[in-house]
RNA sequence: UUCUUAUCGUGAGAGGUGGAGGGACUGGCCCUUUGAAGCCUCGGCAACAGCUUUGGUCAUUGACCGGGGAUCAUGUGCCAAUUCCAGCAGGUCCCAAUCGGAUCUGGAAGAUAAGAA
Numbered sequence: 001u002u003c004u005u006a007u008c009g010u011g012a013g014a015g016g017u018g019g020a021g022g023g024a025c026u027g028g029c030c031c032u033u034u035g036a037a038g039c040c041u042c043g044g045c046a047a048c049a050g051c052u053u054u055g056g057u058c059a060u061u062g063a064c065c066g067g068g069g070a071u072c073a074u075g076u077g078c079c080a081a082u083u084c085c086a087g088c089a090g091g092u093c094c095c096a097a098u099c100g101g102a103u104c105u106g107g108a109a110g111a112u113a114a115g116a117a
Stems, first nucleotide, its partner, number of pairs: 001117008013042005021031003025087004043079003048075002050072001052070003056064003083109001088106007
């Protein structure tokens, strides 16, 4: 980097440094000199993997399974706004109708984890 699978309406910020951007992309809409990104320190959230424990099955003192429950912050991850909203397709509704708008479903893209190449 690519592929596969799972999840994405929960949760969790202070200080220092820095000095103008940031929210992936496009549009919108936001955040930001009452200090953006980045970096450092400390703190916190979270059960994807992993540890421990419990349960089940086979069957024999071991193996397997993956469904469930509890616990642990070890490896990652995360700590404005639902992934901030939409983007593509379809359904329903508002509108005389177009435009436009509301809402639902699926998808795409993205993020994270685990596995594989």
This is a predicted structure of a 117-nucleotide RNA (SAM riboswitch aptamer (S box leader)) from Planomicrobium stackebrandtii. Model confidence (mean pLDDT): 75 of 100. Of the family's consensus pairs, 97% are formed in the model. It was read from a public genome assembly, where an Rfam model found it.